[in-house]
Context: one part of a larger RNA
RNA sequence: UGACGGGGGCCCGCACAAGCGGUGGAGCAUGUGGUUUAAUUCGACGCAACGCGCAGAACCUUACCAGGGUUUGACAUCCUGCGACCGCUCCUUAAUGGGAGUUUUCCCGCAAGGGACGCAGAGACAGGUGCUGCAUGGCUGUCGUCAGCUCGUGUCGUGAGAUGUUGGGUUAAGUCCCGCAACGAGCGCAACCCUCGCCUUUAGUUGCCAUCAUUCAGUUGGGCACUCUAGAGGGACCGCCGGCGACAAGCCGGAGGAAGGUGGGGAUGACGUCAAGUCCUCAUGGCCCUUACACCCUGGGCUACACACGUGCUACAAUGGCGGUGACAGUGGGCAGCUACUUCGCGAGGAGCGGCUAAUCCCAAAAAACCGUCCCAGUUCAGAUUGUACUCUGCAACUCGAGUACAUGAAGGUGGAAUCGCUAGUAAUCGCAGAACAGCAGGCUGCGGUGAUACGUUCCCGGGCCUUGCACA
Repeated sequence: UGACGGGGGCCCGCACAAGCGGUGGAGCAUGUGGUUUAAUUCGACGCAACGCGCAGAACCUUACCAGGGUUUGACAUCCUGCGACCGCUCCUUAAUGGGAGUUUUCCCGCAAGGGACGCAGAGACAGGUGCUGCAUGGCUGUCGUCAGCUCGUGUCGUGAGAUGUUGGGUUAAGUCCCGCAACGAGCGCAACCCUCGCCUUUAGUUGCCAUCAUUCAGUUGGGCACUCUAGAGGGACCGCCGGCGACAAGCCGGAGGAAGGUGGGGAUGACGUCAAGUCCUCAUGGCCCUUACACCCUGGGCUACACACGUGCUACAAUGGCGGUGACAGUGGGCAGCUACUUCGCGAGGAGCGGCUAAUCCCAAAAAACCGUCCCAGUUCAGAUUGUACUCUGCAACUCGAGUACAUGAAGGUGGAAUCGCUAGUAAUCGCAGAACAGCAGGCUGCGGUGAUACGUUCCCGGGCCUUGCACA
């Protein structure tokens, strides 16, 4: 000087407390451990691994296993020779591959020759998701959006260092004020950026409709006032008033205002810590393989199952189930696409026809709502499991897809110790969309609808500042 203390003081955080809803019990989904296996590819392991890499494993992916095959190679550059390539037919194979036949005779150039492509050959080389994240770059997590981390000059100290950065107030903040052997400065904080909330203005189609006609319908004429869309501005600064404070910084209350003291949300992550994570995104040193640890193909595996854990979904019901009626969103997506409408099918879906490269057409039905019924039961709850028959995608659904109909109708009566999230349009609850994707969502990322409860800082956990002890560095 730090780190540490079951030392002290001050302060903060859904940290506790006060509440609301869960997890832990059940069934299923998913990840992990373990076990099994020819293989169940690999990585990630307290918080900060475990619906994580994977925004989607039937083949492919795929890195694993078995079998079959190739050896200048699936890919790049260079050399030599021959030839366009493509395409088509047949044999063989599980397939890749191999063999036979046929067709064609590329571009530039007068030519020599050159170029692209294919085949054959030789070697330089290719190739490696092989090892080392404890050799590395880059990227990322975490403490933590916590308020800290430093420097120049000066001063003090033999020195390590100190001071500044401590103190009195104040703040979300090393934020600001005052004081002070310090005076200044940098990285952080804040602001500048995006978005939501109010107003003005510009513009008016595909959007809108107050007035005038018109229609089944903003449908058409007309209009751009309103809504909306999307560009530019304004607006909030403790600016005004009162009180408190040290006449400061600021704090409390009030007015006006769409918004009030950082207005809400996002992006933004200081010096550093964890030899944290990643050599399987990529890049890269070293080591290793080179008829194999490289490459191609078929099939299998990553989907196994006495068990254990994490994260979720659905329930256990009446604030509910079922049937009927039938309004009100927002974000988005659409041409190898979204599909209206008609029609067939109980349905998943099929067929026909039309619109839309989309503020125009479509996905699209929002769901919770209202009315009726059920009457507390393992039930008209719950839906696992299983049987049969189908639908769709796709060369192909056996291992191993999703969906539909009929039948079947398991556990489950609100869950021990323990434990998690959340302070406002939040929790809870309800549905909708998108990415990736042929197909596959209970996951993820977004969107809107309905819409709660909260006295305080003694204690638990984490953090900041000052101080004290120390046998630690």
Small-subunit ribosomal RNA, 3' major domain from an uncultured Pseudomonadota bacterium, 473 nucleotides, folded computationally. Its mean pLDDT, the model's own confidence on a scale to 100, is 82. Rfam family: Bacterial small subunit ribosomal RNA.